A computed fold for a 337-nucleotide RNA from Rhodoluna limnophila, annotated as Bacterial RNase P class A.
RNA sequence: UGGGUUGACUAGGCGAUCGCGUUAGUAAUAACGAGGAACGUCCGGGCUCCACAGAGUGAAGUGGUGGGUAACACCCACUCGAGGCAACUCGCAAGAUAGUGCCACAGAAAACAGACCGCCGUGCAAACGGUAAGGGUGAAACGGUGGUGUAAGAGACCACCAGCAAUUUGGGUGACUGAAUUGGCUAGGUAAACCUCACUUGGAGCAAGGUCAGACAGAAAGUGUUUGAGGGCUACUCGCCCGAGCUUUCGGGUAGACCGCUAGAGGUUGUCGGUAACGGCAAUCGUAGAUAGAUGAUCGCUCACGACAGAACCCGGCGUAUCGGUCAACCCAUCCA
Numbered sequence: 001u002g003g004g005u006u007g008a009c010u011a012g013g014c015g016a017u018c019g020c021g022u023u024a025g026u027a028a029u030a031a032c033g034a035g036g037a038a039c040g041u042c043c044g045g046g047c048u049c050c051a052c053a054g055a056g057u058g059a060a061g062u063g064g065u066g067g068g069u070a071a072c073a074c075c076c077a078c079u080c081g082a083g084g085c086a087a088c089u090c091g092c093a094a095g096a097u098a099g100u101g102c103c104a105c106a107g108a109a110a111a112c113a114g115a116c117c118g119c120c121g122u123g124c125a126a127a128c129g130g131u132a133a134g135g136g137u138g139a140a141a142c143g144g145u146g147g148u149g150u151a152a153g154a155g156a157c158c159a160c161c162a163g164c165a166a167u168u169u170g171g172g173u174g175a176c177u178g179a180a181u182u183g184g185c186u187a188g189g190u191a192a193a194c195c196u197c198a199c200u201u202g203g204a205g206c207a208a209g210g211u212c213a214g215a216c217a218g219a220a221a222g223u224g225u226u227u228g229a230g231g232g233c234u235a236c237u238c239g240c241c242c243g244a245g246c247u248u249u250c251g252g253g254u255a256g257a258c259c260g261c262u263a264g265a266g267g268u269u270g271u272c273g274g275u276a277a278c279g280g281c282a283a284u285c286g287u288a289g290a291u292a293g294a295u296g297a298u299c300g301c302u303c304a305c306g307a308c309a310g311a312a313c314c315c316g317g318c319g320u321a322u323c324g325g326u327c328a329a330c331c332c333a334u335c336c337a
Stems, first nucleotide, its partner, number of pairs: 001333010012302007020033005035308001039319002042317005047205004054238004059201005064078005079093001080091004094196002099194002101190003116135002118131005143161006162186002164183008209259004218250006230242003266285008
């Protein structure tokens, strides 16, 4: 200097005029007033109600180990595997000897495998027998290389290697990893296929749930009243509890205001602990609360010439969209000192 990897900040700025919402104020006026994703509604909760709320079955979710967190399918670190020269990225990461299923086509044969070509033996030939080392097919064909041996071969045997198993042993909290000895044991893959195993899980949701105000008109039928109808707000069963009304049809009336609603698992700064995620301590700040639903218009200067895009109870994540600007660390290549 160029190319790459990872992380963080920002999201036009300054000024003027008029306008919009909340709070304070008699008023003038003052202070504050949409995001990095506010989007998706994919997860997790806080909160509210059922409700005094137990057991079982089912269903759903997660799936290496350790840590963080209110919790999680999130985050951090590590292990194993895959990709990359590397920084780094990704993981569909438990179990295939519990069972079932699938592996097209090609090929002789794809799981209780198998002999097409070839090699060897007998035979005039047809044919019969042996073989799985060589060749072919395929994503994958019953370990690899070299030798002994054989009619020809073959872990049949031997040496070395790989895998697997057993025993002993080193490191690590753990997943896991290293070493030694012995053994000819060497029959796939696939579970984001069904399944098995381990762990977790009540339901509904701010249109939750409350307070005040307001307005009423009943009628008929069926069924039940301790021999228990109906209910306990959303899978079922059992258990437990409430219980004198309940269900259907026809008909009438009201629907406004307030709370919930923003002081929070909050922000910022410093410091301590920790590899990190994160946590402790101290100080400090007060930062939208609409509900027919608030930030728009004009002008001037400037430059990053402005994309994706708008809170509705709140928060922690993940996913998706996106014009630009700024900073830091690391890797590779080249050059100079």

The sequence was found by an Rfam model in a public genome assembly. Taxonomically the source falls in Rhodoluna (Bacteria, Actinomycetota, Micrococcales, Luna-1 subcluster). The coordinates come from a structure-prediction model, not an experiment, and the mean pLDDT is 78.